[in-house]
Molecule: transfer RNA
Organism: Akkermansiaceae bacterium
RNA sequence: CGGGGCGUAGCGCAGCUUGGUAGCGCGUUUCACUGGGGGUGAAGAGGUCGCAGGUUCGAAUCCUGUCGCCCCGA
Numbered sequence: 001c002g003g004g005g006c007g008u009a010g011c012g013c014a015g016c017u018u019g020g021u022a023g024c025g026c027g028u029u030u031c032a033c034u035g036g037g038g039g040u041g042a043a044g045a046g047g048u049c050g051c052a053g054g055u056u057c058g059a060a061u062c063c064u065g066u067c068g069c070c071c072c073g074a
Stems, first nucleotide, its partner, number of pairs: 001073007010026004020057001028044006050066005
């Protein structure tokens, strides 16, 4: 320098193919059961979907640029 993969909640990931309410597990908060702990159950909080721009009535999703990490080639 060229090509490819990944980036979504505190952590691990799905959703992208085919644009239409942003989800799952763990964790966390409150409450209940328990003498307490642990465990179980119920409810809740937590996201400018890496960043910027474009297309569109509508973008995590399509397009362009860019940043970080990893892999391959030179």